A computed fold for a 308-nucleotide RNA from a Hadesarchaea archaeon, annotated as Archaeal signal recognition particle RNA. Of the family's consensus pairs, 94% are formed in the model. The source organism's lineage runs through Archaea, Methanobacteriati, Hadarchaeota (SeqCode) and Hadarchaeia (SeqCode). Rfam family: Archaeal signal recognition particle RNA. A reference for the family is Regalia et al. (2002), "Prediction of signal recognition particle RNA genes", Nucleic Acids Res. By type it is a non-coding RNA gene. The family is grouped with related families in Rfam's "SRP clan".

[in-house]
RNA sequence: CGGCGAGCUAGGUGGGGAGCUAGCGGUUCCCUGCACCAGAAAUCCGCUAUACGCUGGGCCGAAGCUCGGGGGCGGCGUCGGAACCGCAUGUCGACCUGGUUUCCGGCGAAGAAGUCCCGUCCCGCAGGGUCGGCGGUGGCAGGGCCUCGGUCGCAAGGUCGGGGAGAACUGCCUUCGCCUGCCGAACCCCGUGAGGACCGGAAGGUAACAGCGGUAGGCAGGGCGUGCGACGCUUGCGGAUAACGGGAUGGAGUUUGGGGCCAGUAAUCCUCGUGUGGGGAGGGCGUCAACUCCGAGCGCGCUCGUCG
Numbered sequence: 001c002g003g004c005g006a007g008c009u010a011g012g013u014g015g016g017g018a019g020c021u022a023g024c025g026g027u028u029c030c031c032u033g034c035a036c037c038a039g040a041a042a043u044c045c046g047c048u049a050u051a052c053g054c055u056g057g058g059c060c061g062a063a064g065c066u067c068g069g070g071g072g073c074g075g076c077g078u079c080g081g082a083a084c085c086g087c088a089u090g091u092c093g094a095c096c097u098g099g100u101u102u103c104c105g106g107c108g109a110a111g112a113a114g115u116c117c118c119g120u121c122c123c124g125c126a127g128g129g130u131c132g133g134c135g136g137u138g139g140c141a142g143g144g145c146c147u148c149g150g151u152c153g154c155a156a157g158g159u160c161g162g163g164g165a166g167a168a169c170u171g172c173c174u175u176c177g178c179c180u181g182c183c184g185a186a187c188c189c190c191g192u193g194a195g196g197a198c199c200g201g202a203a204g205g206u207a208a209c210a211g212c213g214g215u216a217g218g219c220a221g222g223g224c225g226u227g228c229g230a231c232g233c234u235u236g237c238g239g240a241u242a243a244c245g246g247g248a249u250g251g252a253g254u255u256u257g258g259g260g261c262c263a264g265u266a267a268u269c270c271u272c273g274u275g276u277g278g279g280g281a282g283g284g285c286g287u288c289a290a291c292u293c294c295g296a297g298c299g300c301g302c303u304c305g306u307c308g
Stems, first nucleotide, its partner, number of pairs: 001308008011060003014032005022048005036057004064298008074288006084278007093269002096264006103258002105255003114249007122239007129231004133226003138173005145164008178222006189214004197206003
């Protein structure tokens, strides 16, 4: 002299404004915004240009502190008020209406305007047609079926009467509610019924499988009906007709196109203003806190231990 460790001292432990004061600091009020605690302080407390508080305690502690100038942000207050928005009102236009003009265009002697008539399209009413959807009447009599009773018969059974259900077979009436073909009863449909079974001496009869014929029901086609739907169809009547087309009359313009001019214009939109209510940008001034840059001043001390 330097490094490390321990201890000590100076110092630090927010800033600003107002008020008070001869003045400075504080208690008081306010701003900023977060920065140890306690106590006293307005007929006050501590100080003196070396004034930036006093008393006591805690913490940090040789780290730093102060001043001047500059910079870009930011907070608050104030002045000022741009853009923009709402409302009211005026104005130029748009839009719309009427008139006028004929600069342009369209149509026009292959016939304009006007007048009359018709068709297409469209609307209403009443029908038809086509296609599609949807639909399948109600009864009477007899027979047959089921059941109960009387009576006759050796049995099977016959006969008479009552009741019941009913689609089946027949006839008739009715309805638009019919026709044809195919299928068709596994919830036991009807009739007929060979053979076989049963009763009987026989005649005959009973139940009944297959088969056959039907019913309910299903499918297909046709016909019929329809307060249903659709339509490149159609009739009659009425309406509408600015668009498209045709005819008659008429005999020269017409324009229900654009442009120009004049007038009007409720609402809406738009141009430019005015008033009013909001709105608050950039900016000016004041103030506050921190950051940052430059410069200056003061300070960076003392003791012990240990190592080099």